[in-house]
RNA sequence: AGAGUUUGAUCCUGGCUCAGGAUGAACGCUGGCGGCGUGCCUAACACAUGCAAGUCGAACGGAGUUCUUGAGGAAUGCGGCUUCGGCCAAAUGACUUUUGAACUUAGUGGCGGACGGGUGAGUAACGCGUGAGCAACCUGCCUUUCAGAGGGGGAUAACAUUUGGAAACAGAUGCUAAUACCGCAUAAGAUUACAGUACCGCAUGAUACAGUGAUCAAAGGAGCAAUCCGCUGAAAGAUGGGCUCGCGUCCGAUUAGAUAGUUGGUGAGGUAACGGCUCACCAAGUCGACGAUCGGUAGCCGGACUGAGAGGUUGAACGGCCACAUUGGGACUGAGACACGGCCCAGACUCCUACGGGAGGCAGCAGUGGGGAAUAUUGCACAAUGGGGGAAACCCUGAUGCAGCGACGCCGCGUGAGUGAAGAAGUAUUUCGGUAUGUAAAGCUCUAUCAGCAGGGAAGAAAAUGACGGUACCUGACUAAGAAGCCCCGGCUAACUACGUGCCAGCAGCCGCGGUAAUACGUAGGGGGCAAGCGUUAUCCGGAUUUACUGGGUGUAAAGGGAGCGUAGACGGCUUUGCAAGUCUGACGUGAAACUCCGGGGCUCAACUCCGGAACUGCGUUGGAAACUGUAAGGCUUGAGUGCCGGAGAGGUAAGCGGAAUUCCUAGUGUAGCGGUGAAAUGCGUAGAUAUUAGGAGGAACACCAGUGGCGAAGGCGGCUUACUGGACGGCAACUGACGUUGAGGCUCGAAAGCGUGGGGAGCAAACAGGAUUAGAUACCCUGGUAGUCCACGCGGUAAACGAUGAAUACUAGGUGUUGGGGGACUAAGUCCUUCGGUGCCGCCGCAAACGCAUUAAGUAUUCCACCUGGGGAGUACGUUCGCAAGAAUGAAACUCAAAGGAAUUGACGGGGACCCGCACAAGCGGUGGAGCAUGUGGUUUAAUUCGAAGCAACGCGAAGAACCUUACCAAGUCUUGACAUCAAUUCGACGGGAGUGUAAUGACUCCUUUCCCUUCGGGGACGAAGAAGACAGGUGGUGCAUGGUUGUCGUCAGCUCGUGUCGUGAGAUGUUGGGUUAAGUCCCGCAACGAGCGCAACCCUUAUCUUCAGUAGCCAGCGAGUAAGGUCGGGCACUCUGGAGAGACUGCCAGGGACAACCUGGAGGAAGGUGGGGAUGACGUCAAAUCAUCAUGCCCCUUAUGACUUGGGCUACACACGUGCUACAAUGGCGUAAACAAAGGGAAGCGAACCUGUGAGGGUGGGCAAAUCCCAAAAAUAACGUCUCAGUUCGGAUUGUAGUCUGCAACUCGACUACAUGAAGCUGGAAUCGCUAGUAAUCGCGAAUCAGCAUGUCGCGGUGAAUACGUUCCCGGGUCUUGUACACACCGCCCGUCACACCAUGGGAGUCGGUAACGCCCGAAGUCAGUGACCCAACCGCAAGGAGGGAGCUGCCGAAGGCGGGACUGGUAACUGGGGUGAAGUCGUAACAAGGUA
Repeated sequence: AGAGUUUGAUCCUGGCUCAGGAUGAACGCUGGCGGCGUGCCUAACACAUGCAAGUCGAACGGAGUUCUUGAGGAAUGCGGCUUCGGCCAAAUGACUUUUGAACUUAGUGGCGGACGGGUGAGUAACGCGUGAGCAACCUGCCUUUCAGAGGGGGAUAACAUUUGGAAACAGAUGCUAAUACCGCAUAAGAUUACAGUACCGCAUGAUACAGUGAUCAAAGGAGCAAUCCGCUGAAAGAUGGGCUCGCGUCCGAUUAGAUAGUUGGUGAGGUAACGGCUCACCAAGUCGACGAUCGGUAGCCGGACUGAGAGGUUGAACGGCCACAUUGGGACUGAGACACGGCCCAGACUCCUACGGGAGGCAGCAGUGGGGAAUAUUGCACAAUGGGGGAAACCCUGAUGCAGCGACGCCGCGUGAGUGAAGAAGUAUUUCGGUAUGUAAAGCUCUAUCAGCAGGGAAGAAAAUGACGGUACCUGACUAAGAAGCCCCGGCUAACUACGUGCCAGCAGCCGCGGUAAUACGUAGGGGGCAAGCGUUAUCCGGAUUUACUGGGUGUAAAGGGAGCGUAGACGGCUUUGCAAGUCUGACGUGAAACUCCGGGGCUCAACUCCGGAACUGCGUUGGAAACUGUAAGGCUUGAGUGCCGGAGAGGUAAGCGGAAUUCCUAGUGUAGCGGUGAAAUGCGUAGAUAUUAGGAGGAACACCAGUGGCGAAGGCGGCUUACUGGACGGCAACUGACGUUGAGGCUCGAAAGCGUGGGGAGCAAACAGGAUUAGAUACCCUGGUAGUCCACGCGGUAAACGAUGAAUACUAGGUGUUGGGGGACUAAGUCCUUCGGUGCCGCCGCAAACGCAUUAAGUAUUCCACCUGGGGAGUACGUUCGCAAGAAUGAAACUCAAAGGAAUUGACGGGGACCCGCACAAGCGGUGGAGCAUGUGGUUUAAUUCGAAGCAACGCGAAGAACCUUACCAAGUCUUGACAUCAAUUCGACGGGAGUGUAAUGACUCCUUUCCCUUCGGGGACGAAGAAGACAGGUGGUGCAUGGUUGUCGUCAGCUCGUGUCGUGAGAUGUUGGGUUAAGUCCCGCAACGAGCGCAACCCUUAUCUUCAGUAGCCAGCGAGUAAGGUCGGGCACUCUGGAGAGACUGCCAGGGACAACCUGGAGGAAGGUGGGGAUGACGUCAAAUCAUCAUGCCCCUUAUGACUUGGGCUACACACGUGCUACAAUGGCGUAAACAAAGGGAAGCGAACCUGUGAGGGUGGGCAAAUCCCAAAAAUAACGUCUCAGUUCGGAUUGUAGUCUGCAACUCGACUACAUGAAGCUGGAAUCGCUAGUAAUCGCGAAUCAGCAUGUCGCGGUGAAUACGUUCCCGGGUCUUGUACACACCGCCCGUCACACCAUGGGAGUCGGUAACGCCCGAAGUCAGUGACCCAACCGCAAGGAGGGAGCUGCCGAAGGCGGGACUGGUAACUGGGGUGAAGUCGUAACAAGGUA
């Protein structure tokens, strides 16, 4: 950085798609290790269980445990005594009590539960970001400072007793403490009231000082003590908050008006504080096109991803702010909350219940269910870092630190290294030779990173204390062992083969693959890429300059408003001075940290992390500058306007006037038609039309002039006159002094058609009617004809309203017309020069994809407006506005396609044009189409009627010849290594010949006979036969759309190309076009072309004339011989002829035309004259033309059969249709008789003479001839004579009968010929159609190939031998140039609409079911506030009564949820219905593309 995709190809426009990066991801396949991160994006769904906020006994009274001290002391009782009853009695010691110590802690009290942690529902907002402000504020704990703590009082939990209750819990009585609560004193100070002084501030006001009055404090605890921790008032700081403001912050106008506490004021209340924050009164304001209100969506930011950047997207993790805590409302406490793990109420839900009533809130950490494509452990520890409480020890801490799970991401490492060619085996492929896998493996030699085993063993911890953890790390021994997959391989895009499949199965991101040889499907081998991952899906950015600020456009591709006036806005001439808002510059503040970048450091590296720097492009404050923009004041005249003078004009409106024409009416003349068309008909006319004359009526339009002439903003404006009136232009330079340009909304004008009311109505003419045309004809054509067209007044507001080109200004070569003015010169009805305005054409530079534009820009610039962003759906739906309606304006989406489109190019085509040619037409001659027959085809039939050929270019074609054979078809019978080829074990033998049984025949079976070469005599070889088992043979089986070769056709048409150069961005063009000419791209001339090739022509064959050479089998002039006759013979080669070599014809000569050319016309000479006639010869290519059945051949198929053999049958069928021929229909003829003249061929399994024979086909015999010798062989038409005399005949010969001949194993199916007899159709052929231009048509016969036999066919040969061509209008085909095109499979093209069927999305829809936010009314919980407070009350006063004060209760305002109601917006669904889209080869027509057949 680009690439693919619209076309036959090209350039452009334009969409779609791909390659890159990223992710809190998911899915598929696979999975070794470690580090660092990260992990419910969905249901702000519901939650079992455990834990997540406690702590302080140094605030307090109790209670408990243990120890201690003192006292009492039941009981036991060492020892002693004893009267044996007991006594003394050390010691132990229950229990009670005292002192002290340590510990535990329910309650009172203090501090903390407003932090930390979670989530993103709500919120479009001062919520957030950024920068300011508070002279309008608060701030517990902390720090500093100042000043204090005197003296009292009354209660109350706990506790005890008791009541109610299932419980939760609640109540009563009695006792008690405090750092709990309450008075009093004191007051540095604070607050407040009053009146001052000084000073400051933009203002409200603030600060300082002094005075008077009033009000307001306190608590103790620990310690031996020092002292420490607390307490109260005040000031300051720090921290944290509250409020206000500037700027920024998504989409929708199919949301345009919103708002009554609303906006402001006065006063009051309330708050920490300002404020309609709340209330009373007063005023009527306030917000909004610079987007209010409403609706939708959304937490915001630092940042993250992407990008060259500008931007775009995003807001997980980390950090800042906000909001929320089951839903809604509310306050309490407190420094701080309207409070996630507090309270009250209401709703929903869950749980307990004794049914009376209660309990609960994981969006804390784990975890569960559910939802979902999808997201982890009911772990360890407070060791570290922090937080709360405490004097502290310490306690608490699911914050946090760690561990676990997940390839979810990033980073790192490994799965081995070296050597190793018999290039192993296997596998794949193969042209069978090989090639690939591949040094890859094996083998040999090494190493040990990770993992595994063993040993040691940290830092993290400042003295102790380590969850992590026996972890990181280090060392040792050991084994190549335990560790590779995924995707792709048609192009884009790196990487190819085989098999399978056969538009099937499937693939596919786009283009597109797959219908029998798939590098695109599936598998395999091989290869490419990445790698513990690889692919896919989803989303974002990029590429996309495809929303264009950077950085796009609008003549024809999408796109200029139909036009003007003008509001807001935007932009704006020259000059002076001031200011400093924009602008530029310096300084300062801020722009949190993290992130990014740069430089370093630490983990072995990296990811990761730490430090420093830069950056954060912004905002604010302040000093300065003054060019530019802005602003204020002043000046100027060139922009703009005014004035005066002048001419041009279909500019507008109104009134009047005019003539021509059409029609109608009246009258006259006049008679049979008129009218209309491609042709007709409808229509009019004998009731007198058309025509014509005269008069009249009425409406509409204004010939000629008239012109890419004029005027107007556009639409538009055309007889003449008058009135009123707008604008432009020229000249002058008097006046104003920037007054200008553009113009969203707005207003006005706005063709035709249309609508309303009233007129008018001649002509024309939608609709309609009739007549034609047509398959149809609701059309085109004709005859009529109503709205309408006209006028007046309204409405409507659209057009291909077009120059498909918005307006304005300036600049940038010219030439030539035309129109309206002015100036100048001259030779003056004019010409020339110049200037201003308009309107055309041509043309540089430049622009443009090209076409083209080009001072009238689509050029170069500036300003403003409008509009565009793939095609279809669709200018449609819904909504709204306008309209009487028709409709107009605004204007989507779902869905669907990979294109749609512009310009130009080459072809092809045209019921486009020009030119030219051809037996193409015309002019002629003869046919076909009618008949009979022959032959081929179709169809039908059949066991089979084998197969192919199908417009021209299949059809007397393959087939130059089907009785058997051929033969491929059918029936029946047989064979299976085979009828044919090669290899081959074994056996036999030459090969062969003969005979028999049996059969429809082959097959089958049997018998006889014969014996090659060499030899070392063992044998070997050649050839042949038999022959098991195989390889294989064989196939006229398929595919001519897999092919080669061959052929047809356009077409013997004149074309088809290349090299170099030039032009074009390019496809391409040029050359090859043009002017002439030719049969010809033949030649000449011209020319940005110059040359060349394949074709044309010529060279080849034949024919026509002559010369020369040669002379047998040909010939016979002359010489001789000879015959009935005859080159028969001698002889000769002159002639004919034969076959070799040459000559000849070249526009060479002359005249005219033409351009002094090419060439044409005519002429001479010549056998032949302008390629002399004929043939061979077929360019590049087209038709997937024909042929797999000539042959060859890939692939597929059959293998006791789709092969091979045999007999018989069939290819010969026959209602019929078509093609090609033969014979005729007769007198230009038929028949008979007797005569004449060819050419070219063939001949040995042959041609066959002569002779004999038969009516004849033939037969018998067989001379001669392998041929210029002999034979086939007679040529026929023709000519002569005779006959027939126009008829189904003496025409015609089909058909049939009988009898024969020939070929052949064999003529039944199914041959040809002969004789006799029979004697059909047919009397010249409808529509239509074929051939032919001279030795041609026509006509006449002859020969040959094939072949045993069989020709009317085919291929050749000669004989006789015409007519016509004015000409190119038309039909057909072709060539060249040009034009149009929406065609390129190329007109047998393309393509439109209805209908029918299927599917999809969508609009309307009687309705129906929800959702959201408001509004009105009702009800009114909790609760604040207010009022009340008869009831109740400890502290203060009072002796008391009582008072002060407080409370319960009640009432009121507000008030959530709820109820009722009518609307708004929005979603789902719906009988039916509307159009739309997409589908296989449906139906009907043919609207468009060519003049598309009516542009």
This is a predicted structure of a 1495-nucleotide RNA (small-subunit ribosomal RNA) from a metagenome. The prediction has a mean pLDDT of 85. The RNAcentral record of the sequence draws on SILVA.